[in-house]
Molecule: transfer RNA
Organism: Candidatus Caldarchaeum sp.
RNA sequence: GGGCCGGUAGUUCAGCCUGGAAGAAUGGUCGCCUUGCACGCGACAGGUCGGGGGUUCAAAUCCCCCCCGGUCCA
Numbered sequence: 001g002g003g004c005c006g007g008u009a010g011u012u013c014a015g016c017c018u019g020g021a022a023g024a025a026u027g028g029u030c031g032c033c034u035u036g037c038a039c040g041c042g043a044c045a046g047g048u049c050g051g052g053g054g055u056u057c058a059a060a061u062c063c064c065c066c067c068c069g070g071u072c073c074a
Base pairs, nucleotide, nucleotide: 001073002072003071004070005069006068007067010026011025012024013023020057028044029043030042031041032040050066051065052064053063054062
């Protein structure tokens, strides 16, 4: 320098192909339960979807450029 894969909640990841309300688990807070804690159950909070631009009525999703990580080739 080039190819491929990945970047989404504090963490681990789904959703992207086939555009239409941003999710799960875990963690956090509160409540229930308990003499109390843990476990269990319920509710709530938590997101510039890596950054910028384009297409579109509408973009996490499609197109272009860039950044970061992994891997392969040179």